[in-house]
RNA sequence: UCAUCGAGAGCAGCAGAGGGAUUUGGCCCGAUGAAGCUGCGGCAACCCCCGGAAGGGAAGGUGCCAAUUCCAACAGGCAUUGCCUGACAGAUGA
Numbered sequence: 001u002c003a004u005c006g007a008g009a010g011c012a013g014c015a016g017a018g019g020g021a022u023u024u025g026g027c028c029c030g031a032u033g034a035a036g037c038u039g040c041g042g043c044a045a046c047c048c049c050c051g052g053a054a055g056g057g058a059a060g061g062u063g064c065c066a067a068u069u070c071c072a073a074c075a076g077g078c079a080u081u082g083c084c085u086g087a088c089a090g091a092u093g094a
Base pairs, nucleotide, nucleotide: 001094002093003092004091005090010040011039012038013037014036018029019028020027023073024072025071026070041065042064043063045062046061047060048057049056050055069089074086075085076084077083078082
């Protein structure tokens, strides 16, 4: 810089109170064990392989495995405090 971000995906061990990107306001998850580390497993977002495409594949490289990027905060539109759209920011890949 470009593309995508409504779907998808576990168990066990160690560990012991936080976590959900930060700032704010919420809301949620957590001793029926949070974060982190390890082992195996899985998903299929991108690269990759097949294919005109849709779609399929999962050996490899990253990535990911609560909730729309959890929601909003900036702007705009419609209407009456809700809905929609687009930015900003973030994450992932090339």